[in-house]
This is a predicted structure of a 1441-nucleotide RNA (small-subunit ribosomal RNA) from a metagenome. It matches the Rfam family "Bacterial small subunit ribosomal RNA".

């Protein structure tokens, strides 16, 4: 410091996610020691038990215990203390806190100063008794003391007042101190008052009557509405009141570079509380955790009359909870209470004990040790790794344990911890690792075993039989007494953007102006000192953070001393800048004055033209619409044409990227009113500006309400078509509405998807209103100002792209954005008649959405250009009958494979047995077959005959004696046994090799270096020609290369030449007969040349490429035809040729056999062959090839009625053999189911073969079926071609309509075509597709989950308002009852007390409101969820943009 993730790729936006830290935590495996630390984060829920506040005899006075006047215990009156220390964080958004300041105060002890301490009096408690009560407790009567209470008496200072008046105290004893009381000070302590800081909501906007202020009066230590009387009518508040929710606050902590964000455990300050609620009291302090008094829940205890009691103190229990610890020890230390003090008391505090909860430090051994041991685990079976790891040798003892000593904390003494830390010593590698992870983010990978199951995941996303992602092994990474998992904060996230972030299209510019607060503001000068800048001084508690030390062996920890604490305050000073204030200017701005354009605005009135309707003429039969009808109009006279009229809405041409207004918007003319701008020139005012939250106007369609008004169009609604359906598209009609007036609505893709306003920045050309110059023939030229456009530089941008009309570069306001969908929604509030509008979330949900480009791909998008692709033409197919393969169906079995193109006379160039792989039975089990191993033989191989069976096989028989080596031996070969194994047309062509098809013999596919882009990529390959071609030219940031085209290769065609046998025969001689002599010129073979290149000549083209036309030539424009298939695509086909990975079978899924099936047969398909006839049939005669085969073979001659059979010359082939047929010629059939057709079907036979039944061809009779040229639709073919004829080959015993080959006869048409269909190039345009249009994607209904709005209600909560009651207490009234101190004239008097009355006032209640939360028949939509069902909306011009 970044990664990973939307795409095919890419850049960008944007979410989400992880790597880091951190934690009072749980949870899961594991667990060896020390040291410091930390330990109910939930129920402020309830609590048994025991302890946390006592103490003082040197204040008192009785009482007990004793032999006692010692001493001593415990009640009481009496001080002091129980407001400290200990918990907890509920309430509390400010009466708290946090800085920082003040003024009107109080302070028990403590320390300092000064003054005082004199003299009286009267009680109540304990106690006795006596009385009530279960208790708790309490009454009555009497007695008593005091540092308990009360006068009197003094007064330096005090206190009130201005006269002068008020108030004090206490004694105790050891004779030295300890108190006491007034009073001034100081410490520390507490009160009370400002300022500023301090969550979140505005779907909380308006509070507030003691409320704001005064005057007076109470009141308090003290300022004051703090309380009460009256006066006034004020205070708060958009710089968030008030109302809800949540919350102790701080120093800190933890993250962060930092700004910031979270957080407020422990330690520190502070503030609240103390079972809930309320009230005093007492004290110096409290409205008091372990005080009281009342009310309320609970709990206990009771004799039911009526008491107790508050762990949020320390342990501890129940309970809650993922979670939190001993009913310990000591007061030794530190500190706190009381005391003169000894000493008491201290769960404050020190210490142990529990927890791996954190941090820190150690330790589980070191060294050497190859044959790299054995296991394991992998393997290509050679080996490799676990691994110097083990063993084995040598060595050490840290901790742990066992024994010996033994602190410091303390100062004379006291030590809980503790026999602790530390120290010696002794034994033995001993007692001491484990957890997670290994697809990619991330370090680190094989095997097995699961077969979208199991299961796993933080995000991406794995697993559907070869999973490095799931389980387990073994290896390997990382940490390490820990390690992972959860859960929370910061971080990364510049993903709220002060630092430090956007808004054309990625979310975002409000529809628009005006114009309030608010921010922000031109030039010069003087004054101030708010801000601002620099000093100083006080403050920023302490602990932590940081730095330097120092102590615990180190560290963690702790100690010390600094710095820092970025802040507030108060002061000295400065004066630029910004504020304030004054004086002034003239460049914003704004007023006059002179022109000038304009569809700006608003009222009135006017014009034609067209459409409709109405009269009337004239005239006949359609008119209208559409893609094609059809509804609809017309004989009752349409449509058309001619006058005439009525009526309403728009305003052709002008006219334009043009003008005008803020926006919306404005469109014939003319009058009236009005508002803006612009130019142009002085003049005046003198900063008067800019922005603009709220707020106010204006806003287009549609819709809304009155009331008019209705030609045309025209939602709804009919009807007519289309259609599978068509509630649409399209036609015929048509009613709100369009329009006027007034009045609401308040939104629109109100778009430049660009807020206003001001300044700056090259340039070129249009256009609209103006100015000023020069020239004038002139619509003319320079320059300028303000508006509207194109185009481009710099800059900017993610790219498109903007570019002085900026999206550039700045500055001022404002407005709006922060992932997607849910949601332009719910609920509440405003507005509105309504219809809606406006403000506006959440729960559940997904990992993406999204934008700009790139490259394919597709498009019912363009454009070009080819191709028997259409068109032109010639034969078919589709009907019929066979054959043939296939599906369907039967079947024991019909073996298996190929399925649009690219399966289907296909694998099969030959299914009766074999072939076969399938069925049915019968048999084998190391095998029908290969390799070792062992034994054995050497003719036991083979082979002849027979029985037995179906047959494989099984018994018996007959004849048979290998090669080599000197030899042992060795090969071979059989025959037997056992193990390894063989076998397998089993499965997987989506695990594979090969080989094939197909797109296509289509022309296209790349790459190198340079270029250009942020990149993907692009160029090159595009462009303008031309070609069958990416074929060649030319041009161009390209220049070149490669596989593809071409050509090289084989064949036909022409010629030359060489050679002539088996070929050939011109000329000679010869035969039936190139038959032979002879020949080699022809033909023919079969080697090698030659030959054709747009070469030549003309046009045309750019002087190229090339194109057309001639010429000459056997051949002319790649001459025909073959061979040859670029990168790739389609998981095309093939595991059944063949190989081969895994996977399965092994007495069978292996291997023999015999028999049967692959041949089945209601249908339905493809590809054929034969026909339907007269271009034909039949029958006779008579011709002419070419490829080709041929010894288990092709066979001639000859003989037999055919198939064919006898016999066979001859040939191992240019030498024997192997009828060509269509064709001609001639005679017959005469248009018929026929002398067509030639199926089926019975008889008879031939062949081949162990065998023709199931199931071969084929001959002869005889029978003679269906068909009279074939529907939608569909196929082949462009010249020796297509149609038609026969021939030959392969396989083959035998069996061809099918296949590969050969030759024969031999057309027609093609627009100097490409509209149209179907394929296929190439540019180009659009895309929401990339499995790429067989894409992709909506909505309704059905199913299931989830979470949510409405909702009659009901259940609860805290809250206001008003009213009732009104305990305790304080206050105030009264007090005829009661009263020790004082005064007294002794009668009383002051005073006080209990009762009784009043305001206040908790609790409770009665009604009422609004708020929030829970549940809720039903009920709305929302999400999500491999294959549901109906439609087909968007995405190409998505087929109606």
């Nucleotide at each position: 410091a970044g990664a990973g993730u939307u795409u095919g790729a890419u850049c960008c936006u944007g979410g989400c996610u992880c790597a880091g830290a951190g934690c009072g935590a749980u949870c899961g495996u594991u667990g060896g020691c020390g040291g410091c630390a930390g330990g109910c984060c939930u129920a402020a829920c309830a609590c048994a038990u025991g302890c946390a506040a006592g103490u003082c005899g040197a204040g008192c006075g009785a009482g007990g215990u004793u032999a006692a006047c010692a001493a001593c215990c415990g009640a009481g009156c009496g001080g002091c203390g129980g407001a400290c220390g200990g918990g907890u964080g509920a309430g509390u958004a400010u009466a708290a806190c946090a800085u920082g300041g003040g003024a009107a105060u109080c302070u028990a002890c403590c320390u300092u100063g000064a003054g005082g301490u004199g003299g009286g009096g009267g009680a109540c408690a304990a106690c006795a008794u006596c009385u009530g009560g279960a208790a708790a407790c309490a009454g009555a009567u009497g007695c008593u003391a005091a540092u308990a209470c009360c006068g009197c008496a003094u007064a330096a200072g005090c206190c009130a007042u201005a006269u002068u008046g008020g108030g004090a105290a206490a004694g105790a004893u050891u004779u030295a101190u300890c108190g006491c009381c007034u009073u001034a000070a100081g410490a520390g302590g507490a009160g009370c008052c400002c300022a500023u800081g301090c969550u979140u909501g505005a779907u909380u906007a308006g509070u507030u009557u003691g409320u704001u202020g005064g005057u007076g009066a109470g009141g308090u230590a003290a300022a004051a509405g703090c309380u009460c009387a009256c006066c006034a009518a004020g205070a708060c508040u958009a710089c968030g009141a008030u109302c809800a929710a949540u919350a102790g606050c701080u120093g800190g902590u933890u993250u962060g570079a930092g700004a910031a964000g979270a957080u407020g455990a422990u330690c520190a300050g502070c503030c609240a509380c103390a079972c809930u609620g309320g009230g005093a009291c007492u004290g110096a302090g409290a409205c008091a955790c372990g005080g009281c008094c009342c009310a309320g829940a609970c709990u206990c205890c009771u004799a039911c009359g009526g008491g107790a009691g508050g762990c949020a103190g320390c342990a501890g229990u129940g309970g809650g909870g993922a979670a939190u610890a001993u009913u310990g020890g000591a007061c030794a230390a530190u500190g706190g209470g009381g005391g003169c003090a000894a000493c008491c008391c201290u769960g404050a505090u020190c210490c142990a004990g529990c927890c791996a909860u954190g941090c820190c430090g150690c330790g589980u051994g070191c060294g050497c040790g190859a044959u790299g041991a054995a296991g394991g685990c992998c393997u290509u079976a050679g080996g490799g790794u676990u691994g110097u790891a083990a063993a084995g040798c040598g060595c050490u003892u840290u901790c742990a344990g066992c024994g010996g000593g033994g602190a410091a904390g303390a100062u004379a003494a006291u030590g809980a911890c503790g026999g602790u830390a530390c120290c010696c010593g002794c034994a033995g590698a001993a007692g001491a690792a484990g957890u997670c992870a290994c697809g990619g983010c991330u370090a680190a990978c094989u095997u097995c075993g699961u077969g979208c199951c199991a299961g796993c995941a933080g995000c991406c996303g794995c697993g559907g039989u070869a999973a490095u992602a799931c389980g387990a092994a073994g290896g390997u990474g990382g940490c390490a007494a820990a390690c992972g998992a959860u859960g929370c904060u910061c971080g990364g996230a510049u993903u709220u953007a002060c630092u430090g972030g956007g808004c054309g299209u990625a979310a975002a510019g409000c529809g628009a102006u005006c114009g309030u607060a608010g921010g922000c503001g031109g030039u010069u000068a003087u004054u101030u000192a708010a801000g601002u800048c620099a000093g100083a001084u006080g403050u920023g508690a302490a602990a932590g953070c940081c730095c330097g030390g120092g102590g615990c062996u180190c560290a963690a920890c702790c100690c010390c001393g600094g710095a820092a604490c970025u802040g507030c305050a108060u002061u000295u000073g400065a004066a630029a800048c910004u504020g304030a204030a004054u004086a002034a200017c003239u460049a914003g701005a704004g007023u006059a004055a002179a022109g000038c354009a304009g569809a700006g605005g608003a009222a009135g009135g006017c014009g034609g033209a067209a459409u409709u309707c109405c009269c009337a003429g004239u005239g006949u039969a359609g008119g209208a619409g559409u893609g094609a009808a059809a509804u609809c109009c017309g004989u009752a006279g349409a449509u058309a044409u001619u006058g005439g009229g009525a009526g309403g809405a728009a305003c052709a041409c002008c006219a334009g990227a043009g003008g005008c207004g803020a926006a919306g918007g404005c469109g014939g003319c003319c009058u009236u009113c009005u508002g803006g701008g612009c130019u142009u020139u002085u003049a005046c005012u003198g900063a008067c500006g800019c922005u603009g939250a709220g707020g106010g106007u204006c806003g287009a369609a549609a819709g809304c309400g009155u009331g008019g008004g209705g030609a045309g169009c025209a939602a709804a609604c009919a009807g007519g078509a289309u259609u599978a359906g068509a509630u649409a598209c399209c036609c015929u009609g048509g009613u709100a509405g369009u329009c006027c007036a007034c009045g609401c609505c308040g939104u629109a893709a109100a778009c430049g998807a660009u807020g206003u306003g001001c300044a700056c920045u090259c340039g070129u050309u249009g256009u609209c209103a103006g100015g000023u110059c020069c020239a004038u023939c002139a619509a003319g030229g320079a320059c300028u100002u303000g508006g509207u456009g194109a185009c481009u530089a710099a800059g900017c941008u993610a790219a498109c792209g903007c570019a002085u009309u900026a999206a550039g570069u700045g500055c001022a306001c404002c407005g709006c954005c922060u992932g997607g969908g849910g949601a332009c929604u719910a609920c509440g509030g405003c507005c509105g008649c309504a219809a809606g509008g406006u403000u506006a979330a959440a729960a559940a949900u997904c990992a993406a959405a999204g934008g700009a480009a790139u490259u394919g791909a597709c498009g019912g998008g363009g454009a070009c250009c080819c191709g028997c692709a259409c068109a032109a033409g010639u034969g078919g197919a589709g009907g019929a009958g066979u054959a043939u393969g296939u599906u369907g169906u039967u079947u024991a079995a019909u073996u298996c494979g190929a399925a649009g193109a690219u399966a289907c006379g296909c694998g099969a160039a030959a299914a009766a047995c074999c072939u076969u792989a399938c069925c049915u039975g019968g048999g084998c089990u190391u095998g029908a077959c290969g390799u070792a191993c062992u034994a054995g033989u050497c003719g036991u191989a083979c082979u002849u005959a027979g029985c037995a069976g179906a047959g494989a096989u099984g018994c018996u028989u007959u004849g048979g004696u290998c090669a080599u080596u000197u030899a042992g031996u060795u090969g071979g070969a059989c025959u037997a046994g056992a193990u390894a194994c063989a076998g397998g047309u089993g499965u997987u062509g989506c695990a594979u090799g090969g080989c094939c098809g197909u797109c296509g013999u289509c022309a296209g596919c790349u790459c190198g270096u340079g270029u250009c882009g942020u990149g993907a990529g692009a160029u090159g390959u595009u462009g303008g020609g031309u070609u069958a071609a990416g074929u060649c030219c030319c041009g161009c940031a390209a220049c070149g290369a490669g596989c593809g085209c071409a050509a090289c290769c084989c064949u036909c065609g022409c010629c030359u030449u060489u050679a002539g046998u088996u070929g050939c025969c011109a000329g000679c001689a010869u035969u039936u007969a190139g038959u032979u002599g002879g020949g080699c010129a022809c033909u023919c073979u079969a080697g090698a040349g030659g030959a054709a290149c747009c070469g030549c000549c003309g046009c045309g083209g750019a002087u190229a490429a090339c194109g057309c036309g001639g010429a000459g030539g056997a051949a002319g424009g790649u001459g025909g035809g073959g061979a040859u298939g670029a990168c790739g695509u389609c998981a095309g086909g093939u595991c059944a040729u063949c190989a081969u990975g895994g996977c399965c079978c092994u007495u069978a899924c292996g291997c023999c056999c015999a028999g049967g099936g692959c041949u089945a047969c209601a249908g339905a398909c493809g590809u054929a062959c034969u026909a339907c006839a007269a271009u034909g049939g039949u029958a006779a005669c008579a011709a002419c090839a070419a490829c080709g085969g041929g010894c288990a073979g092709c066979a001639a001659u000859a003989u037999c009625u055919a198939a064919g059979a006898u016999g066979g010359a001859g040939c191992u082939a240019a030498u024997c053999c192997u009828u060509a047929a269509a064709u001609g010629u001639u005679a017959u059939c005469u248009c018929a189911g026929u002398u067509c057709g030639g199926a089926u079907u019975g008889a008879g036979g031939u062949c081949u073969g162990c065998a023709a039944c199931u199931c071969g061809a084929c001959c002869u009779c005889a029978u003679g079926a269906a068909g009279u040229u074939g529907g939608a639709u569909u196929c082949a073919c462009u010249a020796g071609u297509a149609a038609u004829c026969g021939c030959g080959g392969a396989u083959c015993a035998g069996c061809a309509u099918g296949c590969c080959g050969c030759g024969g006869u031999g057309a027609a048409u093609a627009c100097a075509g490409u509209u149209c269909c179907c394929g296929g190039g190439u540019c180009u345009u659009g895309u929401a597709c990339a499995c790429a249009c067989c894409g992709c994607c909506u909505g309704u209904c059905a199913a299931g989950u989830c979470a949510u709005g409405g909702g009659a209600g009901u259940u609860g909560g805290g809250u206001c308002u008003a009213c009732c009651c009104g305990a305790a207490g304080c206050c105030g009234g009264u007090g005829c009852g009661c009263u020790a101190a004082c005064c007294u004239u002794c009668g009383g008097g002051a005073g006080g007390c209990a009762g009784c009355c009043g305001u206040c006032c908790a609790c409770g209640g009665u009604a009422g409101g609004a708020c929030c939360a829970g549940c809720g028949a039903c009920u709305g939509g929302g999400a999500c969820u491999a294959a549901g069902u109906c439609a087909g909306a968007a995405c190409a011009a998505g087929g109606u943009a």